[in-house]
Small-subunit ribosomal RNA, central domain from an uncultured bacterium, 346 nucleotides, folded computationally.
RNAcentral holds the full RNA, with entries from ENA and SILVA.
The coordinates come from a structure-prediction model, not an experiment, and the mean pLDDT is 89.
Context: one part of a larger RNA
């Protein structure tokens, strides 16, 4: 570079909102910028290609034609694209009525369990393991009962469930609040799609300040195991885990599958709405799953939730290692993150 690719071979940005840009529904009319057709001018020569010819041939040379895919001017065409105008409703949004949900933020409350403290009963062990030991315990432990207190997490319900853009979200309840779906066809009238930069969000760990600290538990200490054991097992245990505020911005951030729209047989289960119902069910939507036709795929498999058939836009890939390294730059308190090579080597 391409008539190539991106689930698993290299390759989908962690996710959204959105700027520029790209792209864009139906009808009529105008314009003629793109587009198409004709003509004119120009497109030097040499070279190239073809024909013919000249050196004994060839290289080489001469001559004629073609090509020069372009540019400019001009005359037309108007299907498509653009531009201008007018209109439309099916895309999109709004409105009205209704529904569902662990969606979010912030208060209040609850019980079980665990730890600790107090009192009581009670006496020699408890704990732990493959077996032990470290550890706790006659200064009365473990166990049992009552009372008090602390922090964290919410058994059952619970599901192949639901919600959310993703990360993620689960005791009960109040307040505030985002989205989705259904029905109606009432309103606007293409207002749409995508989205380089940008902005916002973004598990866990980590960082700063101040709280909190029950359980768990990196580091650390001890006991075991072992040839050794800087481990796996055991006894302890700091940071952390929790809260508030501010940073960090990375994950196998996964469906390893970008977003939007249209089209292409069916079957089953399930969540949630509408309509009909003989109450068995049927049917119209929106989700979540399983199995398959056509088709696709190297295969595994995918298959109306596509990895099928097409369109639009973005991101990314181009042999392995060196290397997500070095240098530079930006960001960060730091840890580091983002961007991101080459030599060399196979």
């Nucleotide at each position: 570079c391409u008539g190539g690719g991106u689930u698993u071979a290299a390759a989908g940005g962690g996710u959204g909102c959105g700027u520029a840009g790209g792209u864009g529904g139906u009808a009529u009319c105008g314009u003629a910028a793109g587009u198409c057709a004709g003509a004119a001018g120009u497109g030097a020569a040499a070279g190239u290609u073809u024909g013919c010819g000249g050196c004994u041939u060839a290289a080489c040379c001469g001559u004629a034609a073609a090509a020069u895919u372009g540019c400019u001017u001009u005359u037309g065409a108007u299907a498509c694209u653009g531009c201008a105008a007018u209109a439309c409703u099916u895309g999109a949004a709004u409105c009205a009525g209704g529904u569902u949900g662990a969606g979010g933020u912030u208060g209040g409350c609850g019980g079980a369990a665990u730890g600790u403290g107090g009192c009581a009963u009670g006496u020699a062990g408890c704990g732990g393991u493959g077996a032990a030991a470290u550890g706790c315990u006659u200064a009365g432990a473990u166990a049992u009962g009552c009372c008090a207190u602390a922090g964290a997490a919410c058994a059952c319900c619970a599901a192949u469930u639901g919600c959310g853009a993703a990360g993620g979200c689960a005791g009960c309840u109040g307040a505030c609040u985002g989205g989705a779906c259904c029905u109606g066809u009432a309103u606007u009238g293409a207002c749409g799609c995508u989205g380089a930069g940008g902005c916002a969000c973004g598990a866990a760990a980590g960082c700063g300040u101040g709280g909190g600290g029950a359980g768990c538990g990196a580091a650390c200490a001890g006991g075991a195991u072992u040839a050794g054991a800087u481990a796996c097992c055991c006894u302890g245990g700091u940071a952390g885990u929790c809260c508030a505020c501010g940073c960090c911005c990375u994950a196998a951030a996964c469906g390893a599958u970008g977003c939007u729209c249209a089209c292409u047989c069916g079957a089953u289960g399930u969540g949630u709405g509408g309509c009909c119902u003989u109450c068995g069910g049927g049917u119209c939507g929106c989700g979540c799953a399983u199995c398959c036709a056509a088709g696709c795929g190297a295969a595994a498999g995918c298959g109306u939730u596509a990895a099928g058939u097409g369109a639009g836009c973005c991101a990314c890939c181009u042999g392995g290692g060196g290397a997500g390294u070095a240098c530079g730059u930006u960001c960060g308190c730091a840890a580091g993150a983002a961007u991101g090579a080459a030599a060399c080597u196979c």